A computed fold for a 144-nucleotide RNA from a Solirubrobacteraceae bacterium, annotated as c-di-AMP riboswitch aptamer (ydaO/yuaA leader).
RNA sequence: ACCAACGACCAGCCGAGUCCCGGACGGCCCGUCCGCCCGGGAGCGGGGGAACCACUUGUUGGGGCGAAGCGGCUCACCUCGAGCCGCCGCGCAGCUCUCAUGCGCGAGCCCGUCAGCUCACCCCGUAGGCACCCGAGAGCCGGU
Numbered sequence: 001a002c003c004a005a006c007g008a009c010c011a012g013c014c015g016a017g018u019c020c021c022g023g024a025c026g027g028c029c030c031g032u033c034c035g036c037c038c039g040g041g042a043g044c045g046g047g048g049g050a051a052c053c054a055c056u057u058g059u060u061g062g063g064g065c066g067a068a069g070c071g072g073c074u075c076a077c078c079u080c081g082a083g084c085c086g087c088c089g090c091g092c093a094g095c096u097c098u099c100a101u102g103c104g105c106g107a108g109c110c111c112g113u114c115a116g117c118u119c120a121c122c123c124c125g126u127a128g129g130c131a132c133c134c135g136a137g138a139g140c141c142g143g144u
Stems, first nucleotide, its partner, number of pairs: 008144003012130003018042006025035003028031001043126006053116001061114001062111004069087007088106006095139005
């Protein structure tokens, strides 16, 4: 240095939101360290955008991101709104799949009269917020 075996510990969630390079600033354990900002790139995500095809809609404007939609009933009564139910959609139970049993969510924001799909082409984002859980079967791995 390489390979194998054994033991212990670790490896969490929603979301596209991760990684690399350069630079500036700051921190202290002064390091091939950490944080943050700017720029570039890769990866991932989103939007615009022909032909062909599709669309009968146009103040009841229209559209985008996202799971975050469609109805009914009740309360309230300028109105905003609140609650319940049904259908439907989304997430979690700690690597993946299936089954089982449970627990949650159905918000918010944006464009600005304008956009169907869409080759070339163009543009944008790369955040934020949480948790301490413990059913079964099959399968498949990593790090210290």
Overview: Its Rfam family is "c-di-AMP riboswitch aptamer (ydaO/yuaA leader)". Its family is annotated with regulation of gene expression and cyclic-di-AMP binding in the Gene Ontology. The coordinates come from a structure-prediction model, not an experiment, and the mean pLDDT is 77. Taxonomically the source falls in Solirubrobacteraceae (Bacteria, Bacillati, Actinomycetota, Thermoleophilia).